[in-house]
RNA sequence: GCAAUAAUAGCUCAGUGCCAGAGCGCCAGUCUUGUAAACCGGAUGUCGAGGGUUAAAAUCCCUCUUACUGCU
Numbered sequence: 001g002c003a004a005u006a007a008u009a010g011c012u013c014a015g016u017g018c019c020a021g022a023g024c025g026c027c028a029g030u031c032u033u034g035u036a037a038a039c040c041g042g043a044u045g046u047c048g049a050g051g052g053u054u055a056a057a058a059u060c061c062c063u064c065u066u067a068c069u070g071c072u
Stems, first nucleotide, its partner, number of pairs: 001071003005067003010024004026042002029039002048064005
C1' cells in the first nucleotide's frame, strides 16, 4: 500500500428496512439475626463519526476513525 472482519447498555452479545433487546452486572423490595441464594420490581443506549438513499435506516450506499487478520 491492498483486501477481509468488527464497532449496539457497565461487560458479553442478539437484532439483514417498520417500537432497540437478552444474559450477567447495578439499584430497590420480600425473605434472613445478618450476608449469600431465591422471588419480585426498576434504571441505564447520540446503535464508532459524518453524509446519502428511503414514507421509514442499528440494518442499504459512500467517506472517515479505531481494533484485529491476511497479502505485498

Source information:
This is a predicted structure of a 72-nucleotide RNA (transfer RNA) from Pycnochromis hanui. It matches the Rfam family "tRNA". Rfam describes the family as follows. Transfer RNA (tRNA) molecules are approximately 80 nucleotides in length. Its family is annotated with triplet codon-amino acid adaptor activity in the Gene Ontology. The family's RNA type in Rfam is transfer RNA. The organism belongs to Pycnochromis, within Eukaryota. RNAcentral holds the sequence, with entries from ENA. The coordinates come from a structure-prediction model, not an experiment, and the mean pLDDT is 81. It is recorded under the gene name trnT.